[in-house]
Context: one part of a larger RNA
């Protein structure tokens, strides 16, 4: 722009006729694609092993995302979710046709790269490594945009993460002594990012073992940590590194990364829903439940900082992480008041008892002080960015300045002011070892005990009292290491 199709509205009882609208932004939803999800997080079951731990090597390797350098993006195609119709199922869910888009997918062109081959130069560490001709084969790519970027491809080279080899070192049992057939090695191939009995086909008959194979138990490892003078001995919880698991075994598919905690499939066990046909589930994340057990916390806040993914960025997502709540579980402080008070009160307890002793400067009383707590008033750092604005510089998209914004914790810390000693002490033990002593009560009883031992009528050992000691918001008791 045409066209279907729906929606107002006026005229009409109705058909119907006339007429307007169905435009952009945003916000949210699901789908397609992009990147993450392999990091964080938590557990220690299995592992005695190149699994850790220190050292070294790969001339036998791989690396998304990031940095640096080179160079490129040309032309085509064909679907497929979503929407839309039609159906199945009791759900989870699905099947079928019709239609569509892309940085999804696929074809062609050129680059480089890679593989094979050929002659050549240089070098090394055994196998080889490196560079540059030339012939053949194979393989790239993507757009959007405010024009400023944000992205794509493909080489080299950087950092970063791994992989994999290899020397030490890394329980107990010999009342475990022999063990082993993909076993030990070749040769050729298969598979891997890579070497490799890693896997296979074939050929030899090796290999490990008292320098302790193999077998059984037993247990992540190391940084530490606890204990000692130290040499050792225990240990490995929080925190940091590495493994390993993710109801239990097995397998792979994506993917740069994974044999994959909150992905997929297959068994098994156990729980739940069902219309009985057939389906969901997997806290060793954070809270929380039940149950075990001596015995171990909230179904709290916040993304404000730290850090992590996406994302140009606004942001969004994070039970990581900061914080909060519970617990004397452990460190540390601090407080439960100081000072003065006697020919030394009252009680209490011992005593050689008209008197002494001790409690005890303790009280009373007098002055003072006010931590912590109450009460009232202020009141924080952690916050700097990022962003937006505005100025300014040049290498023109980046800086750099000013300004705005942004605190869960918290009206918390914390400072000030008031009033009043006010509102705060327990537990164990007193024969020796071991620091602390006497009366009564019992009488080998009734207890006591870590070891020695106490108690059978003068028990500093049972049990009370007074008095003393040693710890102290703790204290004894068991386990248990050294």
């Nucleotide at each position: 722009g045409c066209g279907u199709g729906g929606g107002g509205g006026u005229a009409g009882c109705a058909a119907u006729a006339c007429u307007c609208c169905c435009g952009a932004c945003g916000g949210c939803g699901a789908c397609c694609g992009g990147c993450g999800c392999a990091c964080g997080g938590g557990u220690g079951a299995g592992u005695a092993a190149c699994g850790c731990g220190u050292a070294u090597g790969c001339a036998a390797c791989c690396u998304u995302u990031c940095c640096c350098a080179g160079a490129c993006a040309g032309g085509g195609g064909g679907a497929u979710a979503g929407c839309c119709c039609a159906g199945g199922g009791a759900a989870a869910c699905u099947u079928g046709g019709a239609u569509u888009a892309a940085u999804a997918c696929c074809c062609c062109g050129u680059a480089g790269g890679c593989c094979a081959g050929a002659a050549g130069a240089g070098g090394g560490c055994a196998u080889c490594c490196u560079c540059g001709u030339c012939u053949g084969g194979u393989u790239a790519a993507a757009g959007u945009u405010c024009c400023g970027g944000c992205g794509g491809u493909c080489u080299g080279g950087g950092g970063u993460g791994g992989g994999c080899a290899u020397g030490c070192g890394u329980g107990c049992c010999a009342u475990u002594a022999g063990g082993c057939a993909g076993u030990u090695g070749g040769u050729g191939g298969g598979g891997u990012a890579a070497c490799g009995g890693c896997c296979c086909a074939c050929c030899a008959a090796a290999c490990c073992g008292a320098c302790g194979a193999u077998g059984g138990c037993u247990a992540c490892g190391g940084g530490g940590u606890c204990u000692a003078a130290a040499a050792g001995g225990a240990u490995g919880g929080u925190c940091c590194c590495g493994c390993a698991c993710a109801u239990u075994g097995g397998a792979a598919c994506u993917g740069a990364g994974a044999c994959a905690c909150g992905g997929u499939c297959c068994a098994a066990a156990c729980u739940c829903c069902u219309a009985c046909g057939g389906g969901a589930g997997g806290c060793a994340g954070c809270a929380g439940u039940g149950a075990g057990g001596a015995a171990u916390a909230u179904u709290g806040g916040u993304c404000a900082a730290u850090g992590g993914g996406g994302g140009g960025a606004a942001c969004c997502c994070u039970g990581a992480a900061c914080c909060a709540g519970c617990c004397a579980u452990g460190c540390c402080g601090c407080g439960u008041g100081g000072a003065g008070g006697a020919a030394g009160a009252c009680g209490g307890c011992c005593c050689u008892a008209c008197g002494g002793g001790u409690u005890g400067u303790a009280a009373a009383c007098u002055c003072c002080u006010u931590u912590a707590g109450c009460a009232c008033g202020g009141g924080a750092a952690u916050a700097a960015a990022c962003u937006c604005a505005g100025u300014c510089a040049c290498g023109c998209g980046u800086g750099a300045c000013u300004g705005a914004u942004u605190g869960a914790a918290g009206g918390u810390a914390c400072c000030g002011u008031g009033a009043g000693a006010a509102u705060a002490a327990g537990c164990a033990u007193c024969g020796g070892c071991u620091a602390a002593c006497u009366c009564c009560g019992u009488g080998c009883c009734a207890g006591c005990a870590g070891c020695c031992g106490c108690g059978g009528u003068a028990a500093u050992a049972c049990g009370g009292a007074g008095g003393a000691u040693g710890c102290a918001g703790g204290c004894g008791u068991u386990a248990u290491c050294c």